[in-house]
Molecule: transfer RNA
Organism: Verrucomicrobiota bacterium
RNA sequence: GCCGGUGUAGCUCAGUGGUAGAGCAGCGCAUUCGUAAUGCGCGGGUCGUCGGUUCAAACCCGACCACCGGCUCCA
Numbered sequence: 001g002c003c004g005g006u007g008u009a010g011c012u013c014a015g016u017g018g019u020a021g022a023g024c025a026g027c028g029c030a031u032u033c034g035u036a037a038u039g040c041g042c043g044g045g046u047c048g049u050c051g052g053u054u055c056a057a058a059c060c061c062g063a064c065c066a067c068c069g070g071c072u073c074c075a
Base pairs, nucleotide, nucleotide: 001071002070003069004068005067006066007065010024011023012022013021018055026042027041028040029039030038048064049063050062051061052060
């Protein structure tokens, strides 16, 4: 340098054009002799960045960035 994959909540991930979600973690309450266990509830997101298409984009298109893997070149 070229090709491919990944990027969504603190962590691990789902969501392939029409209201952004789950589990765990966190916080509150209940329960308990007590708890890290159990039950109920709450909060938490510029969907990597910028631009384009569209009535509408996490999702489609382009460029760029980061990480992972492969290939190639090298005086």